[in-house]
Context: one part of a larger RNA
RNA sequence: GAUGAACGCUGACUAAAUGCUUAACACAUGCAAGUCUACUUGAACUUCGGUUUGGGUGGGCUACCGGUGACUAACACCUAAACAACUUGCCUCACAGUUAAGGACAACAUUUGCAAACUAAUGCAAAUACCUGAUAUUAUGAUAUUAGGGCAUCCUAUUAUUAUACAAAGCUAUAGUGCGCUGUGACAGAGCUUUGCUUCCCAUUAACUACUUGGAGACGUAACAGCUCACCAAGGCGAUGAUGGGUACCCUGCCUGACAAGGUGAACGGCCACUAGGAGACUGAGACACCGCCCUUACUCCUACAGGAGGCACCAAUGCCGAAUAUUGGACAAUGGACCAAAAAUCUGAUCCAGCAAUUCUGUGUGCACCAUGACGUUUUUCGGAAUGUAAAAUGCUUCCCCUUGGUAAGAAAAGCAUGACUGCACCAACAAAAAAAGUGACGGCUAACUACGUGCCAUCAACCGCAGUAAUACGGAUGUCACAAUCCUUAUCC
Numbered sequence: 001g002a003u004g005a006a007c008g009c010u011g012a013c014u015a016a017a018u019g020c021u022u023a024a025c026a027c028a029u030g031c032a033a034g035u036c037u038a039c040u041u042g043a044a045c046u047u048c049g050g051u052u053u054g055g056g057u058g059g060g061c062u063a064c065c066g067g068u069g070a071c072u073a074a075c076a077c078c079u080a081a082a083c084a085a086c087u088u089g090c091c092u093c094a095c096a097g098u099u100a101a102g103g104a105c106a107a108c109a110u111u112u113g114c115a116a117a118c119u120a121a122u123g124c125a126a127a128u129a130c131c132u133g134a135u136a137u138u139a140u141g142a143u144a145u146u147a148g149g150g151c152a153u154c155c156u157a158u159u160a161u162u163a164u165a166c167a168a169a170g171c172u173a174u175a176g177u178g179c180g181c182u183g184u185g186a187c188a189g190a191g192c193u194u195u196g197c198u199u200c201c202c203a204u205u206a207a208c209u210a211c212u213u214g215g216a217g218a219c220g221u222a223a224c225a226g227c228u229c230a231c232c233a234a235g236g237c238g239a240u241g242a243u244g245g246g247u248a249c250c251c252u253g254c255c256u257g258a259c260a261a262g263g264u265g266a267a268c269g270g271c272c273a274c275u276a277g278g279a280g281a282c283u284g285a286g287a288c289a290c291c292g293c294c295c296u297u298a299c300u301c302c303u304a305c306a307g308g309a310g311g312c313a314c315c316a317a318u319g320c321c322g323a324a325u326a327u328u329g330g331a332c333a334a335u336g337g338a339c340c341a342a343a344a345a346u347c348u349g350a351u352c353c354a355g356c357a358a359u360u361c362u363g364u365g366u367g368c369a370c371c372a373u374g375a376c377g378u379u380u381u382u383c384g385g386a387a388u389g390u391a392a393a394a395u396g397c398u399u400c401c402c403c404u405u406g407g408u409a410a411g412a413a414a415a416g417c418a419u420g421a422c423u424g425c426a427c428c429a430a431c432a433a434a435a436a437a438a439g440u441g442a443c444g445g446c447u448a449a450c451u452a453c454g455u456g457c458c459a460u461c462a463a464c465c466g467c468a469g470u471a472a473u474a475c476g477g478a479u480g481u482c483a484c485a486a487u488c489c490u491u492a493u494c495c
Stems, first nucleotide, its partner, number of pairs: 001494003005491002008488001012364002016360002018357002025319002029316002035059002038057008067274003076199001079196004086191003092186007099133002102130001108123004113118001139164006146157004170179002200246003208236002212234004217229002250270002253264004276297003280293001299310004327354001329353003335350001336348003367397003377388004404430004411422001439484005444465002451478001453476002461466001
C1' cells in the first nucleotide's frame, strides 16, 4: 500500500459497487419452462355470428439461461496453427418438388384391480401422428473417359454407363408474391478431432508400461485413431525428471513494486468440469441431459406393510458449521430468451428494480463573521502568574444538508393511440430554524504530540528496544497536545 475481510469503540447524508472465502453439509414451504389459428373432445355463456375455458394426440423448445469449483497437473486452460479425416436444427440464399392409397393408438364411453403411486379389458375414432406405393437428382458406390492439381493415403471438375437407398402435409382468411412440408447445394455461426510452445511442490517417489509401442486387416464412429478385436514384430517412456505422491479449475485480469519481479484468480467477461455418490444408454441437429429416463448406494418421507415418492452447487428461506456474509420483496416498464408467419397475448427468481449491512469506494456536511488589559470552570504554579482561549457567552448573517409543502422529467422504442416495477424517484421552487449531526487512536525512542496526581518489580504496558523496586513524559485515570476523521484502531493474509 491492498482486502469478498472480521473484532472493539463510535456513527449525519449521498452516488456507485460488493455481500457463506467455512460443510460439493442437510434442506420444510413457495417460485425458477413453458407455449402453439395442426387435430380431436368436453363444459359454460351467447346477440347463434361466436367468446371463454378444461382434457388428450401432435409440433417447436426444454443441450439456452442460472448456480457451483468437488474433480482435473490434463491439449483442461492460454496462445499459434492444421484438417486431402468430419457433423451441423433454426436464420439467409439458390434449384427442384409438394402425388395416390391405407390401417391404428390416446382422449372419450362402459367395465377392472388398487391404501396410494398407478393400472387392465372392450368399443369409438381425427390429424402437419403412423404407414404402403409413385415420381426426382446434384446423394452414395462401381467402371470407363477427359482436364487440372497435390503432401503419402489421393483431391477437384466434366461426360457416359450401371447399381443402391430413398421424399413430402397441410393450414387459415388480418397477408393470395401468406405461412408451412420434402430433396439437394451454398453462406454464416457452432461443434468434434489433431499438433507446436507455456502452466505448482516432493528424488526421504528411479525406474515405468502388456494394447503396452508399431505394422498390415477388420469391427466401430459424423470422422481420425489400439477406440476395439484376431495375427505379426518387440517395442515405447525416463535425471531435459518418466512413474508415483501431494496440492490446485485455467485465463483476460487484480494487488504490490521505479523496473525486474513476487503474490493472487472474489465481482464483470472467456473456457472447462459438475448438478446427492456411482454407472448406463434412449430421444434428438445437438445430451450420455441440474428442475428427462433406467439401475445401484447412502439418506429423508408416505404406507392399509403388498408397495411407492424425493434430490436448492436456480431465487428467496431454514437448520448446522463458522470470526463472518442479506428479503420466504416488486415488475415484466426496459434488454434478452421460449412458443408464435408478423403483431397482440402467455411464460421468464434471466433481467431491471427495491429492501438489509459504514463491507468498500466517491462526494458533502456537522456552520460563517465578529467578539477581551482574556468570564465561569478545569489543569498547573516559584502564588506573581500561565494554559485551555476568540474558544464559549453575547451580537450579526447564511440554509449545502435535514424537515414540511408544492411542481415534475429522461429512461418509451413502435405511423398514431396506448404502455414505467423503480416512483411522485432524480431534479426544481418555497417556508422556518444554528437549528438534528464527532469520534477513535496516540503523546519514552523509532514517530507528530507533556505535565501534575495515583501506584510502588505490585497492578500493568509492549511490534522492536524496553518500562514499573517512592518524584514513572512508557502502568491507571485527568488537564493539555498530536494524527486521522464518519470513521478510527487491532487482528489475519499478500507485496
This is a predicted structure of a 495-nucleotide part of an RNA (small-subunit ribosomal RNA, 5' domain) from an uncultured bacterium. It matches the Rfam family "Bacterial small subunit ribosomal RNA". Rfam links the family to the GO terms ribosome and structural constituent of ribosome. The coordinates come from a structure-prediction model, not an experiment, and the mean pLDDT is 80.